[in-house]
Notes: A computed fold for a 72-nucleotide RNA from a Minisyncoccia bacterium, annotated as transfer RNA. Its Rfam family is "tRNA". It is annotated as a transfer RNA. Rfam links the family to the GO term triplet codon-amino acid adaptor activity.
RNA sequence: UGGGGCGUAGCUUAAUGGUAGAGCAUCCGCUUGUUAAGCGGUAGGUUGUGGGUUCGAAUCCUGCCGCCCCAG
Numbered sequence: 001u002g003g004g005g006c007g008u009a010g011c012u013u014a015a016u017g018g019u020a021g022a023g024c025a026u027c028c029g030c031u032u033g034u035u036a037a038g039c040g041g042u043a044g045g046u047u048g049u050g051g052g053u054u055c056g057a058a059u060c061c062u063g064c065c066g067c068c069c070c071a072g
Stems, first nucleotide, its partner, number of pairs: 001071007010024004018055001027041004048064005
C1' cells in the first nucleotide's frame, strides 16, 4: 500500500428492513446466626463515528476511526 473480516449494556453475545433481547456481573429483596450458594426483581443501549437509500436501518450502500487475518 492492496484485499477480506469484525465493532451492539461493565463482560460474553442474539436480533438477515418493522417496539434492540438474553446470560454473567452491579444494585435491591427473600432465604441464612453471618458470608457464600440458591430464588425473585430493578437499573444499565445516540447499535464505533459521519453521510446516503428507504414510509421505516443494528441490518442495505459509503467516507473515516479502531482491532484481527492475508498478500506485497